[in-house]
Context: one part of a larger RNA
Molecule: small-subunit ribosomal RNA, central domain
Organism: uncultured prokaryote
RNA sequence: CUGGGCGUAAAGCGCGCGUAGGCGGCUUGGUAAGUCGGAUGUGAAAGCCCGGGGCUCAACCCCGGAACUGCAUUUGAUACUGUCGGGCUGGAGUUCGGAAGAGGGGGGUGGAAUUCCAGGUGUAGCGGUGAAAUGCGUAGAUAUCUGGAGGAACACCAGUGGCGAAGGCGGCCCCCUGGUCCGUGACUGACGCUGAGACGCGAAAGCGUGGGGAGCAAACAGGAUUAGAUACCCUGGUAGUCCACGCCGUAAACGAUGUCUGCUAGGCGUCGGGGUAUUGACCCCCUCGGUGUCGCAGCUAACGCAUUAAGCAGACCGCCUGGGGAGUACGACCGCAAGGUUAAAACUC
Numbered sequence: 001c002u003g004g005g006c007g008u009a010a011a012g013c014g015c016g017c018g019u020a021g022g023c024g025g026c027u028u029g030g031u032a033a034g035u036c037g038g039a040u041g042u043g044a045a046a047g048c049c050c051g052g053g054g055c056u057c058a059a060c061c062c063c064g065g066a067a068c069u070g071c072a073u074u075u076g077a078u079a080c081u082g083u084c085g086g087g088c089u090g091g092a093g094u095u096c097g098g099a100a101g102a103g104g105g106g107g108g109u110g111g112a113a114u115u116c117c118a119g120g121u122g123u124a125g126c127g128g129u130g131a132a133a134u135g136c137g138u139a140g141a142u143a144u145c146u147g148g149a150g151g152a153a154c155a156c157c158a159g160u161g162g163c164g165a166a167g168g169c170g171g172c173c174c175c176c177u178g179g180u181c182c183g184u185g186a187c188u189g190a191c192g193c194u195g196a197g198a199c200g201c202g203a204a205a206g207c208g209u210g211g212g213g214a215g216c217a218a219a220c221a222g223g224a225u226u227a228g229a230u231a232c233c234c235u236g237g238u239a240g241u242c243c244a245c246g247c248c249g250u251a252a253a254c255g256a257u258g259u260c261u262g263c264u265a266g267g268c269g270u271c272g273g274g275g276u277a278u279u280g281a282c283c284c285c286c287u288c289g290g291u292g293u294c295g296c297a298g299c300u301a302a303c304g305c306a307u308u309a310a311g312c313a314g315a316c317c318g319c320c321u322g323g324g325g326a327g328u329a330c331g332a333c334c335g336c337a338a339g340g341u342u343a344a345a346a347c348u349c
Stems, first nucleotide, its partner, number of pairs: 004320003007303002012317001014201003021194003025088007033081002035077008049065006091191001092188004096183004103177007110154001115149007125136002162169002206247006215241002220236004258316006266294010298305002322349003331342004
């Protein structure tokens, strides 16, 4: 340098944004760098290869040829690539008119429930389990009614429903704000795709400082169970769970399926929009975007995938290369720490 791969066998970075780089629509002109042709020079000799010759043969030696796939100069070709210039609108984007949404940030507010506090009624139990006990209760509990405090989460609606790049997002109202979809003319005129590094976001747990703390609950204590029970069950209970700011940067971060584009039978469901028809709302039909399910061709080791591809192709990135040792050691970088990222070898099967 090359091969085969990456849903489940090893293998898609958790996700985005974007630098370098790689790749790039239709048409026209110039140029001729890449590309292709001719000529010239050079590509030492020896060796290899072909032909011939000399030692009786051979090894060996001699002569000739070819080759040396290259480089340089020169002269041409112009389809493709590059480059410079002109034009275009289908890619991409802008504008206008509409639409849906738990998309994000901030502020406010509501009811149900649990717990606690105060008071009323009321009396002997409550609670808990397989059965119990620890626990709570005559200092009046549990139950019930009234009032109050406080924190957290938002029943029904709710849906293989919606939104978001992913993580993720759910009471209601207001403010700020991102993206998407549909329709229609106009506008810009390739402005595009991917993306090594870099940068940003990133569940839960965990860490720092300060607050908050109702319920739940690692650790911990007690009661049971048991041969034991550092568990499962029960009674308690601290970090934490919540808020602000700052870290951490991981995950079965999963569709275990990178992003973008084009092409390739259909059926049914559902969400958002538009159209035709209708007095109108349905229904039916057409169409664009999303999300499901079944299924043809094709693919697949099979399972299965199947216009949301794992089918047929193209562009770019990432990754894999037997099991263990090991996602470890060492080094480096990051981190307050916990640790993270990068990442071997001996040895062994």